[in-house]
RNA sequence: AAUAAUCAUGCGGGAGAGACCGGUUUGUCUCCUGAUGGAACCGGCGCCGACGGAGCAACCCCCCAGGAAACUCUCAGGCACCCAGGACCGCAUGGUUAGA
Numbered sequence: 001a002a003u004a005a006u007c008a009u010g011c012g013g014g015a016g017a018g019a020c021c022g023g024u025u026u027g028u029c030u031c032c033u034g035a036u037g038g039a040a041c042c043g044g045c046g047c048c049g050a051c052g053g054a055g056c057a058a059c060c061c062c063c064c065a066g067g068a069a070a071c072u073c074u075c076a077g078g079c080a081c082c083c084a085g086g087a088c089c090g091c092a093u094g095g096u097u098a099g100a
Base pairs, nucleotide, nucleotide: 003098004097005096006095007094008093009092010091011090012089013088018045020044021043022042023041024040025039026038027036028035029034046079047078048077052075053073054072055071059067060066
């Protein structure tokens, strides 16, 4: 030095689940009664797990005790498209460690 691991940043990819019911406010249309998933909020039931959180475990370690998942639970969060979020993966740049 190549390379490997890890951290940060940038770019790209990135799933799941009610266009549910009722109500309130507002927007639009309308002569009016009203209509309208356009939006937000509240309540109800149903659902999702790949931010977060919690639990158990193979396993690691061990005197005690601890660590530990993409498994499990859904507290929070989320549930047409779009937007947002998103574990994880890839590429690039830089730092650290190993290479030494």